Overview:
Predicted 3D model of a 75-nucleotide RNA (transfer RNA) from a Holophagae bacterium. NCBI's taxonomy places the organism under Bacteria, Pseudomonadati, Acidobacteriota, Holophagae. The sequence was found in a public genome assembly. Model confidence (mean pLDDT): 81 of 100. It matches the Rfam family "tRNA". The family's RNA type in Rfam is transfer RNA. Rfam describes the family as follows. Transfer RNA (tRNA) molecules are approximately 80 nucleotides in length.

[in-house]
RNA sequence: GGCCCUGUCGUCUAACGGUCAGGACACCGGUCUUUCAAGCCGGCAGCACGGGUUCGACUCCCGUCAGGGCCGCCA
Numbered sequence: 001g002g003c004c005c006u007g008u009c010g011u012c013u014a015a016c017g018g019u020c021a022g023g024a025c026a027c028c029g030g031u032c033u034u035u036c037a038a039g040c041c042g043g044c045a046g047c048a049c050g051g052g053u054u055c056g057a058c059u060c061c062c063g064u065c066a067g068g069g070c071c072g073c074c075a
Base pairs, nucleotide, nucleotide: 001071002070003069004068005067006066007065010025011024012023013022018055027043028042029041030040031039048064049063050062051061052060
């Protein structure tokens, strides 16, 4: 340098192009308990970035960035 894959809450993981993006754990508050833990109820928090297509994009296309894999070049 070429080709391919990946990027979503703090972590892990979902979402036939139509959900003000869901779940688990963690965290916070409450409840329960003699206390703690567990359980139960509630809450916080995310689509890597920029464009394009579309009535509508996490999803499709292009570019950038980051990580990984294969190949090649130099030495």